[in-house]
């Protein structure tokens, strides 16, 4: 010098449902249930190696008091990075002895 693998740092992308009580000025708010990494968190998920997340979809099928709760649809379309800053390792070049 390239590559690589760990880290690092900075930027970025993303989702919050549903039930049930309570209050309410009807906007909404608090409390509990229930799935979940997360159900508004200084929080968690992810960032091309991409299944986070979104589209089809107010889809199909089965469960549930109720819901993307669970399969399929699908590895199916779409999706958000750069930097090289430390250290480590391969490999090539030069130099010096």
């Nucleotide at each position: 010098c390239u590559c690589c693998c760990c880290g690092g740092a900075c930027a970025g992308g993303g989702g919050c449902g549903u039930c049930c009580g309570c209050c309410g000025u009807c906007a909404g708010g608090c409390g509990g249930g229930c799935u979940g990494a997360g159900a508004a968190g200084c929080a968690c998920c992810c960032u091309u190696u991409g299944a986070a997340c979104c589209u089809g979809a107010a889809c199909c099928g089965g469960a549930u008091c109720a819901u993307g709760c669970c399969g399929g649809c699908g590895g199916a379309g779409g999706g958000a990075g750069u930097c090289g800053c430390a250290g480590g390792g391969u490999g090539c070049c030069g130099u010096u002895u």
Molecule: TPP riboswitch aptamer (THI element)
Organism: Shinella fusca